The RNA shown here (transfer RNA) has 73 nucleotides and comes from a Candidatus Daviesbacteria bacterium. Rfam family: tRNA. Its family is annotated with triplet codon-amino acid adaptor activity in the Gene Ontology. NCBI's taxonomy places the organism under Bacteria, Bacteria candidate phyla, Candidatus Daviesiibacteriota.
RNA sequence: GCGCGGAUAGCUCAGUUGGUAGAGCGGGAUUCUUAUACAAUCUUGGCCGUAGGUUCGAGUCCUACUCCGCGCA
Numbered sequence: 001g002c003g004c005g006g007a008u009a010g011c012u013c014a015g016u017u018g019g020u021a022g023a024g025c026g027g028g029a030u031u032c033u034u035a036u037a038c039a040a041u042c043u044u045g046g047c048c049g050u051a052g053g054u055u056c057g058a059g060u061c062c063u064a065c066u067c068c069g070c071g072c073a
Stems, first nucleotide, its partner, number of pairs: 001072007010025004019056001026044006049065005
């Protein structure tokens, strides 16, 4: 330099045909217990790497760039 994959919640990851973004873990509260832990219930939390474009509508499609990983030279 070229090609491929990835970037979504504090962490690990889903998100199917483009139609208001989810799970588990974690945090908080309550119940239970003498108390802690376990368990149960409720709750908390992200404008989806950045900037543009297409569209009535973009996490999803297109372009450029940034970062990480793999391969080729």